[in-house]
Context: one part of a larger RNA
RNA sequence: CCAUAUUGAAGGAAUUCGGCAAAUUAGCUCUGUAAGUUCGCAAUAAAGAGUACCACAUUAUUUUUGUGGUGAAACUAAAUAGGGAGUGGCGACUGUUUAUUAAAAACACAAGACUUUGCAAAUUCGUAAGAAAAUGUAUAAAGUCUGACGUUUGCCAGGUAUUUGUAGACUAAAUUAUAAGGUUUCAGCUUUAUAAUUAAACCCAAGUAAACGGCGGUCCUAACUAUAAGGAUCCUAAGGUAGCGUAACCCACUGACGUAUAAUUUACGUCCUGCAUGAAUAACGUAACGACUGCUCCACUGUCUCCAAUAUGGUCUCA
Repeated sequence: CCAUAUUGAAGGAAUUCGGCAAAUUAGCUCUGUAAGUUCGCAAUAAAGAGUACCACAUUAUUUUUGUGGUGAAACUAAAUAGGGAGUGGCGACUGUUUAUUAAAAACACAAGACUUUGCAAAUUCGUAAGAAAAUGUAUAAAGUCUGACGUUUGCCAGGUAUUUGUAGACUAAAUUAUAAGGUUUCAGCUUUAUAAUUAAACCCAAGUAAACGGCGGUCCUAACUAUAAGGAUCCUAAGGUAGCGUAACCCACUGACGUAUAAUUUACGUCCUGCAUGAAUAACGUAACGACUGCUCCACUGUCUCCAAUAUGGUCUCA
């Protein structure tokens, strides 16, 4: 000097990206227990009290040890053995995951919705036979999306996709007919031209957005000013509704105001000028839950002011 432990005056997070690490707390009994809430919880909430006493002997004394006794709701402590509270974000929850840098807000989930499928089912594997689906039968099976619960889920069918329709249009090979050639010509074969018949697809028409997706400009206007309920005009398939909003979404930005600090680019509440929010790529809430993530407070401490001592092991120096 390093590692692992133990202890520490005064202060107590001043350390640091961040209380990381450490410390605190801890069992049992009794008292007591808030907001919120899906009435189950929250909850071991929080907070507080107790967890022993007596006699004799031992010991110079306090402790300690031994023996005996008393009462009690309990009479932990060698070891085992929650720190707590408040408030946001995300995900409802228990669960799953990158064996070997990621455990999460990712996946799953119950639940919701749409689509396909009538059974020799759709779908999947296979060239096929055949098999799974299923010894099931639409309260079933398969696919896709959302993701408890509560309140909701607006407008657009122009594009892509898909379903339905068949009046018309378009069209391949093929077939038929006619004409003209070739030929070893007429029961033929074959070339060219014209005409007719004719499928799906595409065009066309209609439906479908919890299918893929999309959801505007410009100008003017109220008797202070400002703003614009309102008006005009252009474009569109339709012009973003409810809700939320500087957000895990805000570039400008450390937005503005308030709360918290002596001082806060973080945090919470409010505003809305949303670069570029927005409704199952779900929107907004939400008790409980979380080795998730942000902020604050109490307690606590060698994290720090500022390091020191001790124990064990090592490094190192000398032999």
The part of an RNA shown here (large-subunit ribosomal RNA, domain IV) has 319 nucleotides and comes from Cyanidiaceae sp. MX-AZ01. The prediction has a mean pLDDT of 84. NCBI's taxonomy places the organism under Eukaryota, Rhodophyta, Bangiophyceae, Cyanidiales, Cyanidiaceae.